[in-house]
Description
The part of an RNA shown here (small-subunit ribosomal RNA, 5' domain) has 510 nucleotides and comes from an uncultured organism.

Context: one part of a larger RNA
RNA sequence: ACGAACGCUGGCGGCGUGCUUAACACAUGCAAGUCGAACGGAUUAUACUCAUAGCUCGCUAAGGGUAUAGAUUAGUGGCGGACGGGUGAGUAACACGUGGAUAAUCUGCCUGUAACAUCGGGAUAACCCUGUGAAAAUGGGGCUAAUACCGGAUAAAUUCAAUAUGGCGCAUGUCAAAAUGAAUAAAGAGAAAUCGGUUACAGAUGAGUCCGCGGCUGAUUAGCUAGUUGGUGGGGUAAAGGCCUACCAAGGCGACGAUCAGUAGCCGGCCUGAGAGGGUGAACGGCCACACUGGAACUGAGACACGGUCCAGACUCCUACGGGAGGCAGCAGUGGGGAAUCUUCCGCAAUGGGCGAAAGCCUGACGGAGCAACGCCGCGUGGGUGAAGAAGGCCUUCGGGUUGUAAAGCCCUGUCUUAUGGGAAGAAGAAAGUGACGGUACCAUAGGAGGAAGCCACGGCUAACUACGUGCCAGCAGCCGCGGUAAUACGUAGGUGGCGAGCGUUGUCC
Numbered sequence: 001a002c003g004a005a006c007g008c009u010g011g012c013g014g015c016g017u018g019c020u021u022a023a024c025a026c027a028u029g030c031a032a033g034u035c036g037a038a039c040g041g042a043u044u045a046u047a048c049u050c051a052u053a054g055c056u057c058g059c060u061a062a063g064g065g066u067a068u069a070g071a072u073u074a075g076u077g078g079c080g081g082a083c084g085g086g087u088g089a090g091u092a093a094c095a096c097g098u099g100g101a102u103a104a105u106c107u108g109c110c111u112g113u114a115a116c117a118u119c120g121g122g123a124u125a126a127c128c129c130u131g132u133g134a135a136a137a138u139g140g141g142g143c144u145a146a147u148a149c150c151g152g153a154u155a156a157a158u159u160c161a162a163u164a165u166g167g168c169g170c171a172u173g174u175c176a177a178a179a180u181g182a183a184u185a186a187a188g189a190g191a192a193a194u195c196g197g198u199u200a201c202a203g204a205u206g207a208g209u210c211c212g213c214g215g216c217u218g219a220u221u222a223g224c225u226a227g228u229u230g231g232u233g234g235g236g237u238a239a240a241g242g243c244c245u246a247c248c249a250a251g252g253c254g255a256c257g258a259u260c261a262g263u264a265g266c267c268g269g270c271c272u273g274a275g276a277g278g279g280u281g282a283a284c285g286g287c288c289a290c291a292c293u294g295g296a297a298c299u300g301a302g303a304c305a306c307g308g309u310c311c312a313g314a315c316u317c318c319u320a321c322g323g324g325a326g327g328c329a330g331c332a333g334u335g336g337g338g339a340a341u342c343u344u345c346c347g348c349a350a351u352g353g354g355c356g357a358a359a360g361c362c363u364g365a366c367g368g369a370g371c372a373a374c375g376c377c378g379c380g381u382g383g384g385u386g387a388a389g390a391a392g393g394c395c396u397u398c399g400g401g402u403u404g405u406a407a408a409g410c411c412c413u414g415u416c417u418u419a420u421g422g423g424a425a426g427a428a429g430a431a432a433g434u435g436a437c438g439g440u441a442c443c444a445u446a447g448g449a450g451g452a453a454g455c456c457a458c459g460g461c462u463a464a465c466u467a468c469g470u471g472c473c474a475g476c477a478g479c480c481g482c483g484g485u486a487a488u489a490c491g492u493a494g495g496u497g498g499c500g501a502g503c504g505u506u507g508u509c510c
Base pairs, nucleotide, nucleotide: 001508002507004506005505006504007503008502011379012378013377014376015375016374017372018371019337024335025334026333028332029331030330033079034078035077038076039075041073042072043071044069045068046067047066048065049064050063052061053060054059055058086290087289088288096214097213098212099211100210101209102208105207106206110203111202112201113200114199115198116197118152119151120150121149127142128141129140130139131138132137157184158183159182160181161180165176166175167174168173188195189194216262217261218260223253224252225251228250229249230248231247232246233245234244235243265287266286267285268284269280270279271278272277292313293312294311295310296309315326316325317324318323343369345368346367347366351365352363353362354361355360382412383411384410385409392403393402394401395400416451418446419445420444421443422442426437454499455498456497457496458495459480460479461478465494466493467492468491469490475482476481
């Protein structure tokens, strides 16, 4: 010093922290949705209308169609589910840190600039009809829409082909680039304001890749390597590259420690120390990796994707035995393991995120409350006065000493606590409205010293001593060592010392 644990004890507040073990298994709820101003429907209400039936003959009933309206929404479509949150299993590696390179790259949303948005087409879900299945789910037929999908046109621009010319660069090259040829676009919505769409360039942001250097242990691991090292052609990627492939050559690494084995996420930091250094990597922040185990791709600007898909495996659950469903290392919570680690809480009021034109919806991120002396900090458990130095306890040389101004008594105070009353800031904006926390913090009034002290030690190191009990017994102990009849070392009591809502013990690090 600690993410601690254990023993005894325990009043309050603020700020933090809280499964270090089984990356063990998980009941239940919630943790990622949103947009009707992209689209066709469905449901509902109203109005009109059609035909039918009933009767009280202009009213009722069920139905069809059209229009309008706000609302709800399964489906198509868009954006987001690659962020945020968790964990540290793996990884000794360009994973991380630091400094460079990219003339070898991509980048949705956002910003700026330039140029566009033309003509057509065919489907499909929903819906209707009809099957199969216990369920999960799924087959066939029919209809329909779009900012869904497809084709043609246009091409400022871009790409490709093959270049004149000029500039730059260490080289491969790169920048600018006229003329020629070929290829590549688009979507509408809204009452409107507006919001969107396409192409290109630039920016911003984010990401990929490569390289120098740096940081564990073992030589009782000395040799390792065949896509291995290099070349050529080809493929592949956003992109260099044995990244992949065919052929050719025989290389490449290694005592400056390869290979192998063990251990381990890395860093800013944190702890310690005068420093150098040593230890460490909880919380907070950056990067990486993982998401039941192993593998794979799809979609997409971005994933080889924690709450997506497919395959295999282990496990659990449902089943009508044919077949299906699941993944808390999200927040709570359960069992288990363990010396040991919390509520199945409140709220979207704030900050931030997703979607939306907005209202808004969603948000176990977050803001808060709860539990735990787990830590740090602050406060309290009273203050003054009070000597017949009371009583009691303990010791005693029996004179007394000590506990001790300590108590009682007297005079005060009201922090905390208790009760009552008032009562925020955090809330931004033109204004109105909007607070989970919370009737909380805080303020005022009232009451009464009332409700609030323990733990360890006292032989030396090391501050603090006597009596009794015990008698090498019972016991103590960090080291030296105490105890066998006068024990300041064991046990108890009185006294004393230390720290104090804590005090000791254990563990670990300096």